[in-house]
RNA sequence: AGCUUGUUAGCUCAGUGGUAGAGCAGUCAGUGACAACUGACAGGUGCAGGUUCGACUCCUGUGCAAGCUU
Numbered sequence: 001a002g003c004u005u006g007u008u009a010g011c012u013c014a015g016u017g018g019u020a021g022a023g024c025a026g027u028c029a030g031u032g033a034c035a036a037c038u039g040a041c042a043g044g045u046g047c048a049g050g051u052u053c054g055a056c057u058c059c060u061g062u063g064c065a066a067g068c069u070u
Base pairs, nucleotide, nucleotide: 001069002068003067004066005065006064007063010024011023012022013021018053026041027040028039029038030037031036046062047061048060049059050058
């Protein structure tokens, strides 16, 4: 210098252009001596643009992480 992959909730990860989800964790409530169980709530698409009626998803640039080539 070039290329590839990844980036989504506190953590680990899904998500085929059409309402953003799961498990664990957190908060509140109920039963309960505790453990535990049940119900509810809160919390996120790395950033900036573009395409589109509509973008986590497609395109461009860029940040970060890992790897490969020279």
This is a predicted structure of a 70-nucleotide RNA (transfer RNA) from Marinobacter xestospongiae. Rfam family: tRNA. By type it is a transfer RNA. Its mean pLDDT, the model's own confidence on a scale to 100, is 80. The organism belongs to Marinobacter, within Bacteria.